[in-house]
This is a predicted structure of a 72-nucleotide RNA (transfer RNA) from Cyanidioschyzon merolae strain 10D.
NCBI's taxonomy places the organism under Eukaryota, Rhodophyta, Bangiophyceae, Cyanidioschyzon, Cyanidioschyzon merolae.
RNA sequence: GCCUUCGUAGCUUAGUGGUAGAGCAUCUCACUAGUAAUGAGAAGGUCAUGGGUUCAAUUCCCAUCGAAGGCU
Numbered sequence: 001g002c003c004u005u006c007g008u009a010g011c012u013u014a015g016u017g018g019u020a021g022a023g024c025a026u027c028u029c030a031c032u033a034g035u036a037a038u039g040a041g042a043a044g045g046u047c048a049u050g051g052g053u054u055c056a057a058u059u060c061c062c063a064u065c066g067a068a069g070g071c072u
Stems, first nucleotide, its partner, number of pairs: 001071007010024004018055001026042005048064005
C1' cells in the first nucleotide's frame, strides 16, 4: 500500500428499511432477625463521525476515524 470482518447502554451482545431489545452490573421496593439468594420495578443509547438514497435509515450506498485478521 491492497483486501476482509467489525464499531449499538458501564461490560457482553441481538436487531437485514417502519417507535432500539436482552443478559450481567447499578439504584429502589418486597421477602429475611440481618446479609446473601429470589421476586417486582426504575434508570441508563447523539446506534463511531460526516454526507447520500428513501415518505421513513442501526439497517442500503460513499468517504473518514478506530479495532482485529490476511496479502505484499
Notes:
RNAcentral holds the sequence, with entries from ENA. It matches the Rfam family "tRNA". It is annotated as a transfer RNA.